[in-house]
Fluoride riboswitch aptamer (crcB RNA motif) from a Candidatus Binataceae bacterium, 61 nucleotides, folded computationally.
Taxonomically the source falls in Binataceae (SeqCode) (Bacteria, Bacteria candidate phyla, Candidatus Binatota, Binatales (SeqCode)).
Its mean pLDDT, the model's own confidence on a scale to 100, is 80.
The sequence was found by an Rfam model in a public genome assembly.
RNA sequence: CAUAGAGGUGGCGGUGGAGUCCGCCGCACCUGCCUAUAAGGCCGAUGACUCCUAUCGCGGG
Numbered sequence: 001c002a003u004a005g006a007g008g009u010g011g012c013g014g015u016g017g018a019g020u021c022c023g024c025c026g027c028a029c030c031u032g033c034c035u036a037u038a039a040g041g042c043c044g045a046u047g048a049c050u051c052c053u054a055u056c057g058c059g060g061g
Base pairs, nucleotide, nucleotide: 010025011024012023013022016052017051018050019049020048021047032042033041034040
């Protein structure tokens, strides 16, 4: 100096914030799906659970 392993700080889990748990990655994970790849189309604000904020509709005060 390089490589590998272990541990740690950390990053991430398709569109806002937070908590808990789970999982992945470690300069790599992650950055949705369909389609004739051009133009378009579809679902979802969770990885899972719960809560908060914003917006819209209906009803009541």